[in-house]
RNA sequence: UUGUUAUCAAGAAAGGUGGAGGGAAUAGACCCGAAGAAACCUUAGCAACCCUUUCCUAGUAAAGAAGGUGCUACAUUCUAUCCGUAAUGGAAUAGAUAACCA
Numbered sequence: 001u002u003g004u005u006a007u008c009a010a011g012a013a014a015g016g017u018g019g020a021g022g023g024a025a026u027a028g029a030c031c032c033g034a035a036g037a038a039a040c041c042u043u044a045g046c047a048a049c050c051c052u053u054u055c056c057u058a059g060u061a062a063a064g065a066a067g068g069u070g071c072u073a074c075a076u077u078c079u080a081u082c083c084g085u086a087a088u089g090g091a092a093u094a095g096a097u098a099a100c101c102a
Base pairs, nucleotide, nucleotide: 001102003100004099005098006097007096008095013043014042015041016040017039021032022031023030026080027079028078029077044072045071046070049068050067051064052063053062054061055059076094081091082090083089
């Protein structure tokens, strides 16, 4: 990087460095940002995909959190493609995360 499967509900931040962007990409809207964005580091935390334990009710189970990832403004923010619609909505595409395969 390609592919397969599952999820995209909820949850959880302080400090230091840094110095203007950020909310995935394109366009528009909306929002955050010098009362300090991105990024990096430290510590803490959340969750429970992998993982650990228990039970032949063996699972879409219960409990746990040492380790591998991930995450810690608001919401995959809205519109874009399709269905429906006054609006709300559903699906797809795309994307994110995890496990596995090559």
Molecule: SAM riboswitch aptamer (S box leader)